Predicted 3D model of a 316-nucleotide part of an RNA (large-subunit ribosomal RNA, domain IV) from bacterium 1XD42-8.
Context: one part of a larger RNA
RNA sequence: GGGUUGUUAAGGAACUCGGCAAGUUGACCCCGUAACUUAGGGAAAAGGGGUGCUCUGGAGACAGAGCCGCAGAGAAUAGGUCCAGGCGACUGUUUAGCAAAAACACAGCUCUAUGCUAAAUCGAAAGAUGAAGUAUAUGGGGUGACACCUGCCCGGUGCCGGAAGGUUAAGAGGAGAUGUGAGAGCAUUGAAUUGAAGCCCCGGUAAACGGCGGCCGUAACUAUAACGGUCCUAAGGUAGCGAAAUUCCUUGUCAGGUAAGUUCUGACCCGCACGAAUGGUGUAACGAUCUGGACACUGUCUCAACAGCCCGCCCG
Numbered sequence: 001g002g003g004u005u006g007u008u009a010a011g012g013a014a015c016u017c018g019g020c021a022a023g024u025u026g027a028c029c030c031c032g033u034a035a036c037u038u039a040g041g042g043a044a045a046a047g048g049g050g051u052g053c054u055c056u057g058g059a060g061a062c063a064g065a066g067c068c069g070c071a072g073a074g075a076a077u078a079g080g081u082c083c084a085g086g087c088g089a090c091u092g093u094u095u096a097g098c099a100a101a102a103a104c105a106c107a108g109c110u111c112u113a114u115g116c117u118a119a120a121u122c123g124a125a126a127g128a129u130g131a132a133g134u135a136u137a138u139g140g141g142g143u144g145a146c147a148c149c150u151g152c153c154c155g156g157u158g159c160c161g162g163a164a165g166g167u168u169a170a171g172a173g174g175a176g177a178u179g180u181g182a183g184a185g186c187a188u189u190g191a192a193u194u195g196a197a198g199c200c201c202c203g204g205u206a207a208a209c210g211g212c213g214g215c216c217g218u219a220a221c222u223a224u225a226a227c228g229g230u231c232c233u234a235a236g237g238u239a240g241c242g243a244a245a246u247u248c249c250u251u252g253u254c255a256g257g258u259a260a261g262u263u264c265u266g267a268c269c270c271g272c273a274c275g276a277a278u279g280g281u282g283u284a285a286c287g288a289u290c291u292g293g294a295c296a297c298u299g300u301c302u303c304a305a306c307a308g309c310c311c312g313c314c315c316g
Base pairs, nucleotide, nucleotide: 001311002310003309004308005307006306007305008304010302011301014300019297027051028050029049030048031047036041038145052067053066054065055064056063057062068072080295081294082293083292084291085290086289087287088286092104093103108143109142110141111140112139113138114137120129121128122127146282147281148280149279151212152211153210156209157208158205159204160203161202162201165200166199167198171194172193176189177188178187179186180185213231214230215229216228217227240274241271252268253267254266255265256264
C1' cells in the first nucleotide's frame, strides 16, 4: 500500500446516473389495521405491547407475588415500510457463456379452413400423424384475464362467389400456299373455325393487407368560430386517450411536491408524427420490472480513523 471482515463521535443520502453497497426490519403471542377491490383480497397492511428465572394457586391455559442482568425470540438461522405513476392481467418461459424484460406463452375473444379416405403435415410411394378423434372436433392466422367498447372506407392488393361476354395454350381443323415430280404422290407451311383454368369483367369481404384531407370567409371590444363557401377523395380519424415507452419546437403553459425540480404527479390540447383485436381506454391482485417521492436506517457521504486475518514491501 492492497484485499477482506468488523467498529465508530456529530450529522444522516449532503454520496451517486441511481440509497449501488451496507444497514434497518426479522421468531412466536396479544391488540390493531386505510384507500381501493373482481368482495377472494389488499394484510404479516400500517402501528403498538409482550417474551427470563423462583415461589404460590390451578387439570391446564393462566393469574398473583418476588428475584437477577446493560440486554430474557439474551448466541445462530428468520420481511425494512409506505405513497404515486408507466408497462404487462396473473403462475409460467427466454438469449447454456454480457439482456429475465414492457419480449414469448397464457386462459379468454375472434377470423378462417375442414363433412371424414376431413382439412393440414411428413413421405417419389406404400404408409403415418391428425385420431382409434368427428364441427362443443381438428388445423392455421390475429388479439391477449376482466370491465366498457371496438367508428368510417371495398378505390388499390388479397381472398370468396359468379359465369353472359372479351382475351387465351397445346390439341382439333383445314381454305389455301410452296418445293419436287411427267403424273400419281411425297414433303413443308398454313387462314377461318373450335378450344380450359387464368386474366379482363360483375358482386361480396376490413377481429383480410391496409387507408381514415386541403383552402377561404364569418358573431356588436378583442380573440375564437357553433355557421357558410370551395376543391379533392374509396372514405376523410368516431368514442376514448393525449408534451404520452409516442411531442421535433420543448426544460411547452399552469398547478402540486422542494429553499431550489430538464425527472415526477395532476391538468390544458397547438396530436412535428395517438386511436380502436398491428386493438382503444380503464383496472383489484401480481412483478428479482421501470419511474418519482416519503419514513425508518445507516461510513454512501461531510472525512476519515481504528482493529482482526491475508498479501505486498522494508530491516534483521
The RNAcentral record of the full RNA draws on Rfam. Its mean pLDDT, the model's own confidence on a scale to 100, is 88.